[in-house]
Molecule: SAM riboswitch aptamer (S box leader)
Organism: Olivibacter domesticus
RNA sequence: UACUUAUCAAGAAAGAUGGAGGGAAAGGCCCUAUGAAAUCUUAGCAACCCGUAGCCCAUGCGCAAGGUGCUAAUUCCUUUCUGCAAAAUGCAGAGCCGAUAAGUC
Numbered sequence: 001u002a003c004u005u006a007u008c009a010a011g012a013a014a015g016a017u018g019g020a021g022g023g024a025a026a027g028g029c030c031c032u033a034u035g036a037a038a039u040c041u042u043a044g045c046a047a048c049c050c051g052u053a054g055c056c057c058a059u060g061c062g063c064a065a066g067g068u069g070c071u072a073a074u075u076c077c078u079u080u081c082u083g084c085a086a087a088a089u090g091c092a093g094a095g096c097c098g099a100u101a102a103g104u105c
Base pairs, nucleotide, nucleotide: 002104003103004102005101006100007099008098013042014041015040016039017038021031022030023029025079026078027077028076043071044070045069048067049066051063052062054061055060080094081093082092083091084090
């Protein structure tokens, strides 16, 4: 990288270095010199793995040292299909794509 499974409407900051981009792609719309990306430090969120007092036995609740991850906007919105609406925005479901974790190769 590929494949499989699960989750994605919640949650969570600051400093230093840096110096103009970033929000996956396209179209939008946003963030950003009142400092982007990236790197480091500390803090926090969460509960996928691991470890687990206990619990109404649970595909569940709970704790949180370790391994990851994450800390603007629903995966920021849309991009496919189905249905309902259709004057106009649209609404619901499924899917694709993406992100994260664990496993396999």